The RNA shown here (SAM riboswitch aptamer (S box leader)) has 110 nucleotides and comes from an Acidobacteriota bacterium.
C1' cells in the first nucleotide's frame, strides 16, 4: 500500500505569518479579502489507546463482550454546515426511512 475490527445526527476558537482558494472524489449548496489552504503560538473539545466499577455470557479464565457507568488530556484525533447534502440498492412517490459504497479516525495485522 494493503487487510481486519470498532465508531461517524455530541461537542469545541483565538491570536500572529500568509494572501486565494476550501469543503476527499463527481454533482448541488455552502464558507470565503468582515481574509481560503498551510504553518506557528496558545487555547478548547473528546476517552480510541490507559485505570476503576458495574452488568451480561459460558469456556470459569490474570477470560470474553468494543455492554453501561466514572476518572485521566500521556500518545493520537478534532474545533462551519449529519461525514454539509446526494452518488448504488430496497421502500409505489419522497425532502422522511433502511441497507450499502466512498470517505475520515482509532485500535490492531502486514
Nucleotide at each position: 500500500a494493503u487487510c481486519u475490527c470498532a465508531u461517524c445526527c455530541a461537542g469545541a476558537g483565538u491570536g500572529g505569518c500568509a494572501g486565494a482558494g476550501g469543503g476527499a472524489c463527481g454533482g448541488g449548496c455552502c464558507c470565503u479579502g468582515u481574509g481560503a489552504a498551510g504553518c506557528c503560538a496558545c487555547g478548547a473539545c473528546a476517552a480510541c489507546c490507559g485505570c476503576c466499577c458495574c452488568g451480561a455470557u459460558c469456556a470459569u479464565g490474570a477470560a470474553u463482550c468494543g455492554g453501561g457507568g466514572g476518572c485521566c488530556a500521556g500518545g493520537u484525533g478534532c474545533c462551519a454546515a449529519c461525514u454539509c447534502c446526494c452518488g448504488c440498492c430496497c421502500g409505489g412517490u419522497a425532502u422522511a426511512g433502511g441497507g450499502g459504497c466512498a470517505g475520515a479516525u482509532g485500535a490492531g495485522a502486514g

The source organism's lineage runs through Bacteria, Pseudomonadati and Acidobacteriota. It was read from a public genome assembly, where an Rfam model found it.